Context: one part of a larger RNA
Molecule: small-subunit ribosomal RNA, 5' domain
Organism: metagenome
RNA sequence: GAAUGAACGCUGGCGGCGUGCUUAACACAUGCAAGUCGCACGAGAACCCCCCUGCUUGCAGGGGAUAGUAAAGUGGCGCACGGGUGAGUAACGCGUGGAUAAUUUGCCUCCGAAUCUGGGAUAACCCUACGAAAGUGGGGCUAAUACCGGAUAACAUCCCAGGGUCCACGGAACCUGGGAUCAAAGGGUGCCUCUACAUGUAAGCUUCCGUUCGGAGAGGAGUCCGCGUACCAUUAGCUUGUUGGUGAGGUAACGGCCCACCAAGGCAACGAUGGUUAGCUGGUCUGAGAGGAUGGCCAGCCACACUGGAACUGACACACGGUCCAGACUCCUACGGGAGGCAGCAGUGAGGAAUCUUGCGCAAUGGGGGAAACCCUGACGCAGCAACGCCGCGUGAGUGAUGAAGGCCUUCGGGUCGUAAAGCUCUGUCAAGUGGGAAGAACCCGCCGCGAGUAAAUAGCUUGCGGCGCUGACGGUACCACUGAAGGAAGCACCGGCUAACUCCGUGCCAGCAGCCGCGGUAAUACGGAGGGUGCAAGCGUUAUUC
Numbered sequence: 001g002a003a004u005g006a007a008c009g010c011u012g013g014c015g016g017c018g019u020g021c022u023u024a025a026c027a028c029a030u031g032c033a034a035g036u037c038g039c040a041c042g043a044g045a046a047c048c049c050c051c052c053u054g055c056u057u058g059c060a061g062g063g064g065a066u067a068g069u070a071a072a073g074u075g076g077c078g079c080a081c082g083g084g085u086g087a088g089u090a091a092c093g094c095g096u097g098g099a100u101a102a103u104u105u106g107c108c109u110c111c112g113a114a115u116c117u118g119g120g121a122u123a124a125c126c127c128u129a130c131g132a133a134a135g136u137g138g139g140g141c142u143a144a145u146a147c148c149g150g151a152u153a154a155c156a157u158c159c160c161a162g163g164g165u166c167c168a169c170g171g172a173a174c175c176u177g178g179g180a181u182c183a184a185a186g187g188g189u190g191c192c193u194c195u196a197c198a199u200g201u202a203a204g205c206u207u208c209c210g211u212u213c214g215g216a217g218a219g220g221a222g223u224c225c226g227c228g229u230a231c232c233a234u235u236a237g238c239u240u241g242u243u244g245g246u247g248a249g250g251u252a253a254c255g256g257c258c259c260a261c262c263a264a265g266g267c268a269a270c271g272a273u274g275g276u277u278a279g280c281u282g283g284u285c286u287g288a289g290a291g292g293a294u295g296g297c298c299a300g301c302c303a304c305a306c307u308g309g310a311a312c313u314g315a316c317a318c319a320c321g322g323u324c325c326a327g328a329c330u331c332c333u334a335c336g337g338g339a340g341g342c343a344g345c346a347g348u349g350a351g352g353a354a355u356c357u358u359g360c361g362c363a364a365u366g367g368g369g370g371a372a373a374c375c376c377u378g379a380c381g382c383a384g385c386a387a388c389g390c391c392g393c394g395u396g397a398g399u400g401a402u403g404a405a406g407g408c409c410u411u412c413g414g415g416u417c418g419u420a421a422a423g424c425u426c427u428g429u430c431a432a433g434u435g436g437g438a439a440g441a442a443c444c445c446g447c448c449g450c451g452a453g454u455a456a457a458u459a460g461c462u463u464g465c466g467g468c469g470c471u472g473a474c475g476g477u478a479c480c481a482c483u484g485a486a487g488g489a490a491g492c493a494c495c496g497g498c499u500a501a502c503u504c505c506g507u508g509c510c511a512g513c514a515g516c517c518g519c520g521g522u523a524a525u526a527c528g529g530a531g532g533g534u535g536c537a538a539g540c541g542u543u544a545u546u547c
Base pairs, nucleotide, nucleotide: 001547002546003545004544006543007542008541009540010539013393014392015391016390017389018388019386020385021351026349027348028347030346031345032344035077036076037075040074041073049064050063051062052061053060054059055058084304085303086302093229094228095227096226097225098224099223100222103221104220105219108217109216110215111214112213113212114211115210116150117149118148119147125140126139127138128137129136130135156181157180158179159178160177161176162175163174165172166171186209187208188207190205191204195202196201197200230276231275232274237267238266239265242264243263244262245261246260247259249257279301280300281299282298283294284293285292286291306327307326308325309324310323329340330339331338332337357383359382360381361380365379366377367376368375369374396426397425398424399423406417407416408415409414430488432483433482434481435480436479440474445469446468447467448466449465450464451463452462453461454460491536492535493534494533495532496517497516498515502531503530504529505528506527512519513518
C1' cells in the first nucleotide's frame, strides 16, 4: 500500500446493489417450513333450512337441500427433491483423466405388444372392553386402480444344440432351432351408427387419461483404477480376514464383502504405522510475476441431522421435520406409563469483541400432487433492521472589502481566520409536500373464430394458430410534473523526524505521549487547551488478521 463475513471509539443526510453467529454440531417456548388426488374406492354426515307422515304441538320417523362438499379412512404419487450445517473425514473424500466385457434407473420422450377370467379379505363405520393420557384389544358389515389365484405372451430372462465374427483367450455380442419362466386396472367424456334391451340407457360404440410386459433414448445413481491433495521421524517398524488361491454365500454389480479350507504372505525411508490439524474444489485476497494466504457469500461434490446402533418401505434412504433399540437431557402423569429433538424460516436463553424481523406474498421463477380448476411450497420473490462493504449523489452556485463584529497572534504599526460571513442575484439534485403513475403478465383456464386428427357424424374428445377476458406481494413503489424555501444535511484523525501541516497559554522527569527513534527536570512546534494549518470525508481513526 492492498484486503476483511470484522469489532471498538467519535460522528452520521439520501439512494442503488450486495452482505450479516467466524464463538457453544450449546439448550430451545411459540408459530409456520410436505403435501395432494372425489376423474382409484367404500361408507357417508352434522348445525341451520324446506317438505311429508304420526301424534303427546314440539317431539319422533321419512325425504330434500347443504353435497357427490368435506373432517376421518382405504388406495396412488410425492415425502431420497428443495432448505440447513461443517461435527467427523488426510480418505478414491475431493480435483482431474479413464474403466464398467462387473451394474442399476420411478417420473419424461420414441417404438412394439397387450389390458382376458376368477376369488378371499380388511379399514372407515357399528357394538364392546381396558387406560389418567398416549393409545390398545375383541366382535360384526363393506369397496377398490388395495391383495391373491388362473389363462395368454416375446424382439424379455434362463437353459440346451448348431453357426460364423470379434477378443484382453476368461469370454462377449450376433444369427438359427428347441425347451422352461414371468403381466395387467380401471376411471372420465360424448353418442345411438353397430350390439343388447327398447326410444334413451347400457356391460355397446367413441375418445381422453391410465395399467402391464418389452426395446431404445435422455437425464441420474452405484462401483473400480492412474495422477494430484497439510504438518510431525523428538512417530520406524506395521498387519492375522491380515496377503493370495479354491469353493460356497451375498449384492443391482466386481471384490475377504462374508464364510469354510489351503498357502504364508502383504505394506514400509519414493515415509508404512502412529499422532496433530482440516470438509475438498471452481474460486477469493495479495503480488510485476513466480509464489504466499484463504475456502465466508454464489456454484459443484462429500459428510452429518440430540449421541450410538439397526434395519423396513421404496426406482432411489440405512432416511433432518419416518420406524425400532440403547444412552444423556427436557416435559406430562392419576406413578401404572407416556411425549420430544430448529445444523429448515423467524424467534428465545447462553457463550462472545460481535452478527438481523416471531414481517408480506405465492404476482413471477422453480418444485410436489391433480385431466383440470386449483391446493401446498419460511424454496423463492419482496419488504424490515445494521455506514457491515462497494458504488453514486448532496450538504449549494455567482457576486460581495467599510477587508464589519468577534476570536487568536503581535515588534502595538499591524497580521490572520477571510470572499469567509452579512447583503444582493440565481439554481432546485436529495430530503419535505401535492398531483399523475408503470414495466415486471405470460402461460394456464374460460369464451369466440379458423384449421388438423380421431370418428358414421356437422356430437364429443385431442391438438395448432389468432382474438378477447382473468391474474401484482412489492406498492401508489420506480419514474414524471409542480410548489415554496439556503432552509433540513460535516465530521474524524493528525501537525518533532519518518510524514503533508506552527504559534500562544498551562504544566514542570509531575500529569502525560509513544508505530520506531524518542519527548516532559520553568521559554515543550512531541504532554493538556486554544487559535491556525494538513489529510481524508458520511465517514475518520484504532485494534486484529493475510499478502